[in-house]
Context: one part of a larger RNA
RNA sequence: UGACGGGGGCCCGCACAAGCGGUGGAGCACGUGGUUUAAUUCGAUGCAAACCGAAGAACCUUACCUGGGUUUGACAUGCAGGUGGUACGAGCCUGAAAGAGUGAGGACUACAUCUUCGGAUGUAGAGCCUGCACAGGUGCUGCAUGGCUGUCGUCAGCUCGUGUCGUGAGAUGUUGGGUUAAGUCCCGCAACGAGCGCAACCCCUGCGCCUAGUUGCCAUCAGUUAGGCUGGGCACUCUAGGCGGACUGCCGGCGACAAGUCGGAGGAAGGUGGGGAUGACGUCAAGUCAUCAUGGCCUUUAAGCCCAGGGCGACACACGUGCUACAAUGGCCAGCACAGAGGGCAGCGAGUCCGCGAGGGCAAGCGAAUCCCUUAAGGCUGGUCUCAGUUCGGAUCGCAGUCUGCAACUCGACUGCGUGAAGCCGGAAUCGCUAGUAAUCGCCGGUCAGCCAUACGGCGGUGAAUACGUUCCCGGGCCUUGUACA
Numbered sequence: 001u002g003a004c005g006g007g008g009g010c011c012c013g014c015a016c017a018a019g020c021g022g023u024g025g026a027g028c029a030c031g032u033g034g035u036u037u038a039a040u041u042c043g044a045u046g047c048a049a050a051c052c053g054a055a056g057a058a059c060c061u062u063a064c065c066u067g068g069g070u071u072u073g074a075c076a077u078g079c080a081g082g083u084g085g086u087a088c089g090a091g092c093c094u095g096a097a098a099g100a101g102u103g104a105g106g107a108c109u110a111c112a113u114c115u116u117c118g119g120a121u122g123u124a125g126a127g128c129c130u131g132c133a134c135a136g137g138u139g140c141u142g143c144a145u146g147g148c149u150g151u152c153g154u155c156a157g158c159u160c161g162u163g164u165c166g167u168g169a170g171a172u173g174u175u176g177g178g179u180u181a182a183g184u185c186c187c188g189c190a191a192c193g194a195g196c197g198c199a200a201c202c203c204c205u206g207c208g209c210c211u212a213g214u215u216g217c218c219a220u221c222a223g224u225u226a227g228g229c230u231g232g233g234c235a236c237u238c239u240a241g242g243c244g245g246a247c248u249g250c251c252g253g254c255g256a257c258a259a260g261u262c263g264g265a266g267g268a269a270g271g272u273g274g275g276g277a278u279g280a281c282g283u284c285a286a287g288u289c290a291u292c293a294u295g296g297c298c299u300u301u302a303a304g305c306c307c308a309g310g311g312c313g314a315c316a317c318a319c320g321u322g323c324u325a326c327a328a329u330g331g332c333c334a335g336c337a338c339a340g341a342g343g344g345c346a347g348c349g350a351g352u353c354c355g356c357g358a359g360g361g362c363a364a365g366c367g368a369a370u371c372c373c374u375u376a377a378g379g380c381u382g383g384u385c386u387c388a389g390u391u392c393g394g395a396u397c398g399c400a401g402u403c404u405g406c407a408a409c410u411c412g413a414c415u416g417c418g419u420g421a422a423g424c425c426g427g428a429a430u431c432g433c434u435a436g437u438a439a440u441c442g443c444c445g446g447u448c449a450g451c452c453a454u455a456c457g458g459c460g461g462u463g464a465a466u467a468c469g470u471u472c473c474c475g476g477g478c479c480u481u482g483u484a485c486a
Stems, first nucleotide, its partner, number of pairs: 001486002003483003007480007015470002019433005026324008034315002042053002064310007073134001077133007088105001091102002094099001108125007136299002139297003145293002147288003150284001152282001157196006163172003176187003202276004207244007216234001221231003247270001250264005313452001326426001330385007342373003347366002351362004392423001397418007439462007
């Protein structure tokens, strides 16, 4: 100087408490351990691994296994030699394919020469073949590395120059009194300044104005098939660009005449309005050699490359994350409403016909504020069920189908009929959340042929309860104290 303490003081955080909903029990899905396996590819492992890399494993992907094949190689560059029936290559044969064999046909570029102007010949090149140098490796080392990332932590800290103090390590500044979300600001002070952080500048959202009008509007006028449909019009809504608006600016109390804090006015909005992006010096030899890059090592008729099939999907078990439930604040049936944000041409697909349905046939419109996906669902109104393992719950299994795709056996999703399991609110323990939040309800998107998505990323609808307080648990900040630790 730090670190640590079941030392002290001060202060924060859904840390506890207060409250709401879960997990832990059930079934299923996904991930992981383990076991099994020819292989179940590899990595991630307390918080900070375990719906993680994977924003799409039937083939492909694919790195694994078995078998078949190949050796200048699937790919790059260079050198030497060779090669016009050369490159390419329909077809045939073998084969699971890859590959091996055979093979009709059969070129291209530049220059020169000849020419009957059709072309022919020669040389060189491209290509191909042989050989060499090399390629290749998702082989090892993240404890050799770059880059990127997680975490403490959006925590309020981490430092420097000069000066001063100390023999020195170092201290001071950065401590102190207040204050703040904040090393935020004020005051004081042997310090005076400065940098990286904080804040602000950026984006979205909340109010208004301006500009603009192939979305919107009977607001106003006319027509009307009653649909903003048409003429017409930019007032409104909206769209998307610009501007304004909030600064403790105003008033009062407290405070040290400060910083600030409490209350009030006005205001769409207050004291950081709400949300996002943004992550200091560093810590964990944290993670990643399998995104990529890269040192070293290893391999080189294989540890490279191609292919078929299988595996990554196994199943006595154990853990993690979820989904669906156990019902009446509910299930089922009928009718009636109301979003936002996205996506669409090898695409979205209206409408109509067929099918109980998944879907199929025909097919308008739309590269989209114009057409489509697109009926939002919970909700509201009416009816039914009457507490039952049930009209709860839907696992499992049987049969019949649809669609994608070369192909759904291993191993896809969906539909119809039948079957109807466990489950009566979950031990010890444990998680999330402070407001348009939790809870609950649906919608969209990326990846994607299809999809094992209940995941992930977004969007809106309905919309709570509680916080006395900081003793305790966890993490953290500042000061101080002890130490046999560094």

The part of an RNA shown here (small-subunit ribosomal RNA, 3' major domain) has 486 nucleotides and comes from an uncultured bacterium.
The full RNA is in RNAcentral, with records from ENA and SILVA.
Its mean pLDDT, the model's own confidence on a scale to 100, is 87.